Notes:
RNAcentral holds the full RNA, with entries from ENA. Predicted 3D model of a 1181-nucleotide part of an RNA (large-subunit ribosomal RNA, half B) from Haloferax namakaokahaiae. It matches the Rfam family "Archaeal large subunit ribosomal RNA". Rfam links the family to the GO terms structural constituent of ribosome and ribosome. Taxonomically the source falls in Haloferax (Archaea, Methanobacteriati, Methanobacteriota, Halobacteria).
[in-house]
Context: one part of a larger RNA
RNA sequence: CCGACGUUAGGGAAUUCGGCAAAUUGGUCCCGUAAGUUCGCGAUAAGGGAUGCCUGCUCUUGAUCGAGCAGGUCGCAGUGACUCGGACGCUCCGACUGUCUAGUAACAACAUAGGUGACUGCAAAUCCGCAAGGACUCGUACAGUCACUGAAUCCUGCCCAGUGCGGGUAUCUGAACACCCAUUACAAUGGGACGAAGGACCCGUCAACGGCGGGGGUAACUAUGACCCUCUUAAGGUAGCGUAGUACCUUGCCGCUUCAGUAGCGGCUUGCAUGAAUGGAUCAACGAGAGCGUCACUGUCCCAACGUUGGGCCCGGUGAACAGUACGUUCCAGUGCGGAGUCUGGAGACCCCCAAGGGGAAGCGAAGACCCUAUAGAGCUUUACUGCAGGCUGUCGCUGAGACGUGGUCGCUAAUGUGCAGCAUAGGUAGGAGCCGUUACACAGGUACCCGCGCCAGCGGGCCACCGAGGCAACACUGAAAUACUACCCGUUAGUGACUGCGACUCUCACUCUGGGAAGAGGACACCGGUAGCCGGGCAGUUUGACUGGGGCGGUACGCGCUCGAAAAGAUAUCGAGCGCGCCCAAAGAUUUCCUCACGCGAGUCGGAAACUCGUGGAAGAGCGCAAGAGCAAACGGAAGUCUGACAGUGACAUUCCCAACGAGUGUCGCUGACGCGAAAGCGUGGUCUAGCGAACCUACGAGGUUCAUUCAUGGGACCCGUAGAUGACAGAAAAGCUACCUUAGGGAUAACAGAGUCGUCACCGGCAAGAGCACAUAUCGACCCGGUGGCUUGCUACCUCGAUGUCGGUUCCCUCCAUCCUGCCCGUGCAGAAGCGGGCAAGGGUGAGGUUGUUCGCCUAUUAAAGGAGGUCGUGAGCUGGGUUUAGACCGUCGUGAGACAGGUCGGCUGCUAUCUAUUGGGGGUGUAAAGGAAUUUGACGUGAACGUUCGUAUAGUACGAGAGGAACUACGAAUGGGUGCCACUGGUGUACCGGUUGUCCGAAAGGGCAGAUGCCGGGCAGCUACGCACCACGGGGUAAGAGCUGAACGCAUCUAAGCUCGAAACCCACACGGAAAAGAAAUUCCACUGAGGACACUCGUAGAAGACGAGUUCGAUAGACUCGGGGUGUACGCAACGAGGCAACGAGUUGUUUAGCCCGCGAGCACUAACAGUCCAAG
Repeated sequence: CCGACGUUAGGGAAUUCGGCAAAUUGGUCCCGUAAGUUCGCGAUAAGGGAUGCCUGCUCUUGAUCGAGCAGGUCGCAGUGACUCGGACGCUCCGACUGUCUAGUAACAACAUAGGUGACUGCAAAUCCGCAAGGACUCGUACAGUCACUGAAUCCUGCCCAGUGCGGGUAUCUGAACACCCAUUACAAUGGGACGAAGGACCCGUCAACGGCGGGGGUAACUAUGACCCUCUUAAGGUAGCGUAGUACCUUGCCGCUUCAGUAGCGGCUUGCAUGAAUGGAUCAACGAGAGCGUCACUGUCCCAACGUUGGGCCCGGUGAACAGUACGUUCCAGUGCGGAGUCUGGAGACCCCCAAGGGGAAGCGAAGACCCUAUAGAGCUUUACUGCAGGCUGUCGCUGAGACGUGGUCGCUAAUGUGCAGCAUAGGUAGGAGCCGUUACACAGGUACCCGCGCCAGCGGGCCACCGAGGCAACACUGAAAUACUACCCGUUAGUGACUGCGACUCUCACUCUGGGAAGAGGACACCGGUAGCCGGGCAGUUUGACUGGGGCGGUACGCGCUCGAAAAGAUAUCGAGCGCGCCCAAAGAUUUCCUCACGCGAGUCGGAAACUCGUGGAAGAGCGCAAGAGCAAACGGAAGUCUGACAGUGACAUUCCCAACGAGUGUCGCUGACGCGAAAGCGUGGUCUAGCGAACCUACGAGGUUCAUUCAUGGGACCCGUAGAUGACAGAAAAGCUACCUUAGGGAUAACAGAGUCGUCACCGGCAAGAGCACAUAUCGACCCGGUGGCUUGCUACCUCGAUGUCGGUUCCCUCCAUCCUGCCCGUGCAGAAGCGGGCAAGGGUGAGGUUGUUCGCCUAUUAAAGGAGGUCGUGAGCUGGGUUUAGACCGUCGUGAGACAGGUCGGCUGCUAUCUAUUGGGGGUGUAAAGGAAUUUGACGUGAACGUUCGUAUAGUACGAGAGGAACUACGAAUGGGUGCCACUGGUGUACCGGUUGUCCGAAAGGGCAGAUGCCGGGCAGCUACGCACCACGGGGUAAGAGCUGAACGCAUCUAAGCUCGAAACCCACACGGAAAAGAAAUUCCACUGAGGACACUCGUAGAAGACGAGUUCGAUAGACUCGGGGUGUACGCAACGAGGCAACGAGUUGUUUAGCCCGCGAGCACUAACAGUCCAAG
């Protein structure tokens, strides 16, 4: 010194994030118990009283036990030790008991009973498995599974538009097989029709995922708005609750509690962003849950002290780990990759050891977990991309028989076809001037009846029962002319045949199930297999760009053009400044010819500033499609004529890309061909020039080209060329997110802290002085503008550190600065005094205690002389704390489909290290200082200190001053408070030396003891150590600051100054105290010794002490022990005697006497009884 304990006067939570820790309480019996309540609880509520031992007796019992009564008696204390709840009130959350992150989270999280929804009739649903098979289950809807909510109570509003889920479905869409058509020698292929699930579409469903508005006006004070208007939605948040675990602003406002309340509680409520089974509200009981208060209690604190014990320390023995570039391992300032023991300069510094606490070694520990980067990972999510299980569905196979209904295609038969107009029910086209009948087993036409159709007008068929010899066309109306007749065809209807589909049904023989079997149930379905469509984060593989004053968000500085920057060649950066492009134009292109613009002035009907015309001036101030720059006047501008050179092919060069290479693109100049304009020379390969763009693969197109098949080639394939389609991240992957559960490689190439640089911001100061101050800038306040200083705030930069420099606040402890809060000395005042206001000098000392909050800060309270500011890695985590922030759990609000996210809130959540060096504080050893040794006593260079600081009172004095009210000072004295040093007579504390009491138990009892903690507990307490106790801690001198002055010039005056001189402060130097001959100029004096002075060891010890050291003593002796006495502590011993409530007695708690006893003492004195004996070594000469 640390760990663990014991005890503390007075105060009593003032400590602190927080009563953390500790203390209090505690057993049993009796009395007595509130609000609230789900009537069970709450409840051991709270709060009181009692409690031992002895004697006798009563009740009860088989007995032990148990319950009592009456006396007696002791102690500070009777659950005497051990064992053994502190209590109450308010709120939040979760109903409860329970569960959980083995190893930082026990919670409000999970679970739960209860509520609700969904699926499921058993060969079930759900789940595991490739399958066989299995779980649920040898259960059966009062059952099982899945999901949400989370007891009870009161309730659970509106929305089906979106996304899901369920159902439906006329129509649309919808794959393959089979079918039909086309094509193919056959195929491939194309088309069509049919058409499942699914989708579109419709309906339902929110205790499915989820969602639940804005503006304006209005009441007879104001305010508010029952009311009205309007936009809009799927619907616009109902009941409740509400500043909340949800509220940013916010410490909202009011009230209560407190001296003081960012807390707590109750209200209000404008709810950033409450809200109803993502449950809302409320709640008794419960909780190692979160917050607040009261009482009790306390060393948590004021403010520490003492003691015990285990370590540390010392001796003996044994004996690791971590760490280790080197080392002869200081301080300050500077420098340096901007934080140095090693560099530079200065200062300091003899050598070595021991202990201590930890300032530094940007200490050790761990290739930073934050941040960024990586064409590095992983886990998770989803309406990322691509797939795969699985599910649903069609079809084919396994797969057979029968009959019914109904549809399709084709064929046959029969019928049928009404716009208006029109004889009247005209299907279309073509031919066409006649056709049918009168003869009868016949019949045109008509009448009656029957059947079918129907637009109710009629049409078709049957019947020959009756009449009957003619009837119908062409001619007028119609776009079209006759069912007059013939041929072909269309729509519709009916019948029929072939093929085929569908629907519902029957069967049994495959197949399946039940059964031991007999048989039964199902049945061509299902199962299973192939194939096709749909669904498909259930699962898998991947992607999720770059630039960037870190990254993200934003932007595009990612492909191009112009100007400036750009520094007069060229080139040249920034998320530099200013702007553009991703087109447009069949004329806005080519050519030939002609013309001259903008604007001003003059003139001219309406006519004006501007319309049109004329004249004149007019190098460009216009125009040239678009940005800017350049260029341009018989033009590159304007107009007209004629045209398509905006053509086909093929080169070179330049640019893109300065000076190496490089594609697409672009431009310039050619050649060949074919053209245009022009009389011609010529011009024209788009637009006056500089922007207006895109590889490969693939697809489409082409009077394109080449080639393949043994020959031919309608056709087909392959290759080449051209054109079109785009990659804008623009030399061009096919591509979304989260990670706080995270990982790896790296980076100080790059952020957060700190440092450094800078200083816009910040703080402070100054200049000028508009103004106000009744007048008056400058007693005081001071705008606009301007200039500095500092390096505290906040920024910026990215220089140091990412093989780690521990991050806010508090605490502890030390040093410094001054821009001074107080104290000291001064000046001014709008200074009478008192109290102030402003300023100057001054850093010696001081600058405190509380409430809320994690806070720094701030607000508030009561004091005070005052309750200053700042720095030291925002001093200080190898010193502490761990409340905040910033891992993993969880809740709320908001955002997100989701995983998740939030400088939003909330509850919980680990703080390693044995000190090598240096530095510091202490304690020792050695050497030097003499070439000769010691002992004692000094000096004092230098260093340190605050050794003192402050306040109050009394006298001065109710004086000076003042109208009064009020109301000083110098000086002297006395106290107090803070600080410092020392001490223990007193007062206290401790006091595990000691004495006594007492409980349980053990040694049989007594006596005397052990244990109950490292005293069992309790009551006292000497010495020692201590504070809460006591004592002491100056006057003064010197030189100065601001300031006040003297004399006095420069400047004949004036002037505190220039020379000179006098004063003047808690500051400075002395004084005072302490350290201090290792002070290298290494000091001095006296004495002793050299003729052995002195010292050390050893021995007895303590006024000393971790070890060393220091001090006392050693027989010529009181150093220690023993003994005696004194002085103290406790409180009256054992034994014996007597008494003692009682009891027949035995016995008997206890009392009195002997006894101011007994026991004990780290104290003092006396006294040599014991032990300091016996010795050893060094030492100058």